[in-house]
Molecule: SAM riboswitch aptamer (S box leader)
Organism: Anaerolineae bacterium
RNA sequence: AUCUUAUCCAGAGCGACUGAGGGAACGGUCCAGUGAUGUCGCGGCAACCCCCUAUAAUUGGGAAGGUGCCACUUCCGUCGGAAUUUUAUUCCGAUAGAUAAGAA
Numbered sequence: 001a002u003c004u005u006a007u008c009c010a011g012a013g014c015g016a017c018u019g020a021g022g023g024a025a026c027g028g029u030c031c032a033g034u035g036a037u038g039u040c041g042c043g044g045c046a047a048c049c050c051c052c053u054a055u056a057a058u059u060g061g062g063a064a065g066g067u068g069c070c071a072c073u074u075c076c077g078u079c080g081g082a083a084u085u086u087u088a089u090u091c092c093g094a095u096a097g098a099u100a101a102g103a104a
């Protein structure tokens, strides 16, 4: 890097160093010297793996360990469709992305 399955409107930040960009891409928009980003430390959230428990199956509980995460719904849109207060709003699906577990 590829494939499969599941989830993505909930939740959780301080410090040190760094020093101008960042939110995947594009457009919009938002955040940013009252410090972005990155690294580290500490703290926290969650419960995919995991542990206990119950079942035919769905359950309930836990958090030591492996990941993940801690601005904005995956920040919103992008492609297709539906409805209508009809040209801009809502909804559905797809694509893309992220994370986990597994496969080859």
Base pairs, nucleotide, nucleotide: 002103003102004101005100006099007098008097013042014041015040016039017038021031022030023029025078026077027076028075043070044069045068048066049065050062051061052060074096079093080092081091082090083089084088